[in-house]
Small-subunit ribosomal RNA from an uncultured bacterium, 1375 nucleotides, folded computationally. The RNAcentral record of the sequence draws on ENA and SILVA. Its mean pLDDT, the model's own confidence on a scale to 100, is 82. It matches the Rfam family "Bacterial small subunit ribosomal RNA".
RNA sequence: UCGAACGAGAACGGGUCUAGCUUGCUAGACUGUCAGCUAAGUGGCGCACGGGUGAGUAAUGUAUAGCUAAUAUGCCCUUUAGAAGGGGAUAACGUCUGGAAACGGGCGCUAAUACCCUAUAUUCCUUAUUGACUUAAGUUAAUAAGGGAAAGAUUUUUCGCUAAAGGAUUGGGCUAUAUGGUAUCAGUUAGUUGGUGAGGUAAUGGCUCACCAAGACAAUGACGCCUAGCUGGUCUGAGAGGAUGAUCAGCCACACUGGAACUGAGACACGGUCCAGACUCCUACGGGAGGCAGCAGUGGGGAAUAUUGCACAAUGGGGGAAACCCUGAUGCAGCAACGCCGCGUGGAGGAUGACGCAUUUCGGUGUGUAAACUCCUUUUAUAUGGGAAGAUAAUGACGGUACCAUAUGAAUAAGCACCGGCUAACUCCGUGCCAGCAGCCGCGGUAAUACGGAGGGUGCAAGCGUUACUCGGAAUCACUGGGCGUAAAGCGCGCGCAGGCGGAUUGGAAAGUCAGAAGUGAAAUCCUACAGCUUAACUGUAGAACUGCUUCUGAAACUCUCAAUCUAGAGUGUGGGAGAGGUAAGUGGAAUUAGUGGUGUAGGGGUAAAAUCCGCAGAGAUCACUAGGAAUACCAAAAGCGAAGGCAACUUACUGGAACACUACUGACGCUGAGGCGCGAAAGCGUGGGGAGCAAACAGGAUUAGAUACCCUGGUAGUCCACGCCCUAAACGAUGAAUGCUAGUCGUUGGUAUGCAAGUCAUAUCAGUGAUGCAGUUAACACAUUAAGCAUUCCGCCUGGGGAGUACGGUCGCAAGAUUAAAACUCAAAGGAAUAGACGGGGACCCGCACAAGUGGUGGAGCAUGUGGUUUAAUUCGAAGAUACGCGAAGAACCUUACCUGGCCUUGACAUUGAUAGAACCCGGUAGAGAUACUGGGGUGCCUCUUUGAGGAGCUUGAAAACAGGUGCUGCACGGCUGUCGUCAGCUCGUGUCGUGAGAUGUUGGGUUAAGUCCCGCAACGAGCGCAACCCUCGUGUUUAGUUGCUAACAGUUCGGCUGAGCACUCUAAACAGACUGCCUCCGCAAGGAGGAGGAAGGUGAGGACGACGUCAAGUCAUCAUGGUCCUUACGGCCAGGGCGACACACGUGCUACAAUGGAUUGGACAAUGAGACGCAACACCGCGAGGUGGAGCAAAUCUAUAAACCAAUUCUCAGUUCGGAUUGUUCUCUGCAACUCGAGAGCAUGAAGCUGGAAUCACUAGUAAUCGUAGAUCAGCCAUGCUACGGUGAAUACGUUCCCGGGUCUUGUACUCACCGCCCGUCACACCAUGGGAGUUGAGUUCACCCGAAGCGGGGAAGCUAAAUCGGCUACCC
Repeated sequence: UCGAACGAGAACGGGUCUAGCUUGCUAGACUGUCAGCUAAGUGGCGCACGGGUGAGUAAUGUAUAGCUAAUAUGCCCUUUAGAAGGGGAUAACGUCUGGAAACGGGCGCUAAUACCCUAUAUUCCUUAUUGACUUAAGUUAAUAAGGGAAAGAUUUUUCGCUAAAGGAUUGGGCUAUAUGGUAUCAGUUAGUUGGUGAGGUAAUGGCUCACCAAGACAAUGACGCCUAGCUGGUCUGAGAGGAUGAUCAGCCACACUGGAACUGAGACACGGUCCAGACUCCUACGGGAGGCAGCAGUGGGGAAUAUUGCACAAUGGGGGAAACCCUGAUGCAGCAACGCCGCGUGGAGGAUGACGCAUUUCGGUGUGUAAACUCCUUUUAUAUGGGAAGAUAAUGACGGUACCAUAUGAAUAAGCACCGGCUAACUCCGUGCCAGCAGCCGCGGUAAUACGGAGGGUGCAAGCGUUACUCGGAAUCACUGGGCGUAAAGCGCGCGCAGGCGGAUUGGAAAGUCAGAAGUGAAAUCCUACAGCUUAACUGUAGAACUGCUUCUGAAACUCUCAAUCUAGAGUGUGGGAGAGGUAAGUGGAAUUAGUGGUGUAGGGGUAAAAUCCGCAGAGAUCACUAGGAAUACCAAAAGCGAAGGCAACUUACUGGAACACUACUGACGCUGAGGCGCGAAAGCGUGGGGAGCAAACAGGAUUAGAUACCCUGGUAGUCCACGCCCUAAACGAUGAAUGCUAGUCGUUGGUAUGCAAGUCAUAUCAGUGAUGCAGUUAACACAUUAAGCAUUCCGCCUGGGGAGUACGGUCGCAAGAUUAAAACUCAAAGGAAUAGACGGGGACCCGCACAAGUGGUGGAGCAUGUGGUUUAAUUCGAAGAUACGCGAAGAACCUUACCUGGCCUUGACAUUGAUAGAACCCGGUAGAGAUACUGGGGUGCCUCUUUGAGGAGCUUGAAAACAGGUGCUGCACGGCUGUCGUCAGCUCGUGUCGUGAGAUGUUGGGUUAAGUCCCGCAACGAGCGCAACCCUCGUGUUUAGUUGCUAACAGUUCGGCUGAGCACUCUAAACAGACUGCCUCCGCAAGGAGGAGGAAGGUGAGGACGACGUCAAGUCAUCAUGGUCCUUACGGCCAGGGCGACACACGUGCUACAAUGGAUUGGACAAUGAGACGCAACACCGCGAGGUGGAGCAAAUCUAUAAACCAAUUCUCAGUUCGGAUUGUUCUCUGCAACUCGAGAGCAUGAAGCUGGAAUCACUAGUAAUCGUAGAUCAGCCAUGCUACGGUGAAUACGUUCCCGGGUCUUGUACUCACCGCCCGUCACACCAUGGGAGUUGAGUUCACCCGAAGCGGGGAAGCUAAAUCGGCUACCC
């Protein structure tokens, strides 16, 4: 679901009767012949479809193609034949009864298309015989024996039943190929592999069993472990591939977990049964119930995933004769911007470019026609009305939906990310290595287009960003399409099984290959065309495609294969040569060491120097002899041999290989080679020998901060031999093997041939081994017929660095260890080759007061001055190796002055604008420390205009504000200036050339120079900034000129160039000349060098000014200027006093000394520069003196200064002094408002340290060092012994470039580039995130072995139960 299989009638409906009454309703009773209907029940069909999920499964799966002659198939279609005769039960129901329930039990009655028996039956089944076909397997025909059927319902039509055959559909089974990872899984397997027979199944088969045999699978990956449903397809990609398997579709598997069967056509069954288990629920504790990976829905988990909706109207399914019923399949609706597609959020006009906001160089600019405003439109929205197709007669969930009409009104509708580069899009503010950003590079430490905000912009848009994953780019696993000398990568080397590849000719075959045809490659998807929804997404129709597989036919060039042949590859043979090839035995000399003996005496040995050590007990040295072990000088070489490791005195024996010549023989016999086997330096291990020298460990001596090292003295394993292991090396040419091809030249080893001039010859050729070099290759370096070139074959290996060639596991080993070989974690690099620099206790060359050779100092003393430190109210600030420290400062008592304390001012001491008032200005008084405050007196000017008057210039006053001001910060925001490398000789550019490029060349090289100075050469040719020169001073001369200079001659004289005179000389100051390696000799190609002459000067004549590209984030915001920032009754301004001058100490730079080359005294001689009116001052007088008084002269070649060292004489006589002068006392002088803090000077007195200076360190090469004085700037004065100039006197030394320092050029190495003051390694301190170890502890999975064993199936099976029929059936129980 079916009453059209059946009994039955609880309910509903109908009918009849009765009662009540609102005369069509309610209540009750009866009725099953009521051809209404139906709960429950018997029976049939379905429930094995549809729907869900992907746990398992690496093959019992899936995909593709086949086979089934080894098979089944309910319902459906076609055909043939049939349905005869009987029978007994049972549920429902009635009654009794158990249990809480679930669920039962006993007795009694009954029906069927339920069940049973008999008959009949074919091309059905089983068995047997015979024939035909057939390789087999088997197919087919005939005969005989045995076995097996059926159901009825309905008034009719019709539907159903049984047997057999065929079809269709859907299954079962088998085969081939394909379909993950892992070898740190290499052996697996006893029903295992096969056979015979039997059982079982629808059916083949070890599917199962008995027996027999010992097989089967596996490197083309068995077995194991981990992971996984498979496919059509999907995403990506140019493709080849890679990743994936949602939706849709095909197959499989599963249904709480595990096992099992039953029923049935079909299941070992999602919404069936039984058993076991876990879990949940009910319970009266005895026992029961359940399975959403169906649709909704709930909980949980999670970053996260929807409604407990409507309808069977359509499509489909099940039942039924049908009406019809069922259907969370399905059709629809709901939720979610989850995706794809379409549409809108308005259109046109509108500039004084409004307001606001942002920015600004303050002028403006951007937002921006954007807005407002005017006109217009109505997609969408809202309201009202109409209203489908989907259905062919009826039937519409969707749905009053799509759609249409009318009305209203710009009305309802814009966000997100980004703006440093990649990558489209920029400014302001805030922050200040903080907060933060970040895909990669990276950004942020006070001017952030990178953080946060804002304005603006860019991109996309109902979305936009983020995160996760896949492919691409990635030729970064390379089939298409990579590599291995040095970047990761050639096994240490050989032999060789499997495998891969393989010479020439002919013929066959057709596996590969190619062509054609046929079948298949499900549909959907993708693509093309057309069509339907307003368009599109979406959908439909047609085509193409699905690159695959299978079958058949054909072709025969190539590969394979078969057969025959060949000689060029390969091998054999013959011959004479080369060689440290190997193994074994024997022999030799030199040397070391030891021993014995002789001679002989004090050392030897060793090192940078020593010591340990040996030696008077006789060493070392020397001579002779003896012993023993190891290694083999010269020859010896880019040489030879060997597969590599490796091989070296000589002789002998045995033995391997290669090359060459001849071309007699075989006839592809070849190449490579995973596994496998063998060899394999040194060290090491085992057993036994041996042991001279050497020598890990060890000991001692040195060195050193230490020295478990380097050096020295000893010294044991070991080194040597035999046997056995180990099996690794920078085992390297960092270069696998083989074959062919591709310019040469020069050496060398071995062999052969040819030539004639016959040699110590030449040429040619084959094989080896080197150098150089073309093409080509290479990232470059480089390789280059011995390839790293051009090709072929085979093997090995690589895929970022570290972790790590490590751990675990396996194998090997006596051990040491070897081999195979990860991951977690971590970094954004690691690496190669080349370039430019820088650096080197690398090299070559060169220079410099760099060293050396000299002279004088510093460092020790006292003082001056600067700095640090300390102190302070303040000791203002800056400068810091060289390149700060007598520096800024060429003048701190006030001022300066910036600092401190105190008193004052606030548009201010100063600038601009400015209402008002006044000329400016001058002279006072009072208070106060002063700033300041108050007050008196004088004075009234100049210019213009039309007068009274007004205006203007300059100055003073001055409300209000804009602003001033800052020696506050940042020199790491800057300009300018400066120091230093360094007056070193360098630094660059254009064009060309070379190189992929960075870059190189030029600029290097050979010479030369002070010099990148010049010459020569050269793929360079030129040029610039530097060098040099031009400039200044000094040195010689000439010309011009002659005062203030000068004086030879003349004159005068006060004797002074003083005067006349002169301009000759000196000098002055302008111009010019002069020096150029020009001349000579020598060397050299030249440049140039050496010497000489002449000359005042000679090779840059001496000195100065002059400082390349750049370095040091060098110095300076306190000279000045200046961005930003900070203060504004103060970080600004004024004043007084103080401070910058402090003082335990440390350092730098100087002065004066320590004395006799000197001190003191007296006398005497000789300069130059420069300065001078607010000045220099002669001279005279006074004073011991500083100085005072008066004051000539001089705005200077006119005036103003005793120059000193020096010379002469005297004295001192080696002392802390007649050295030295600090310190202190006292009296004065000068400057100045003012010398207390805090000036200089003078006189007298005082008389310190110091007797030449440790380590260390500085300057100087000629008019220099040393020494002596003089002047100037600043300045009232001066703390100046400083600085800058000037002259006087006036040396020594340089062999030379080994060394120290600095610099230059070339070259070399580099892991440095912040550039050696670099880079970088290890231990330790702390922690336990990761990894490893770890006493242990705990969980999960699983193999094997053993034990117990449910349900079920199979077998046996009663004397128990059972109604019937000739057969029986069932149960307990057993296996």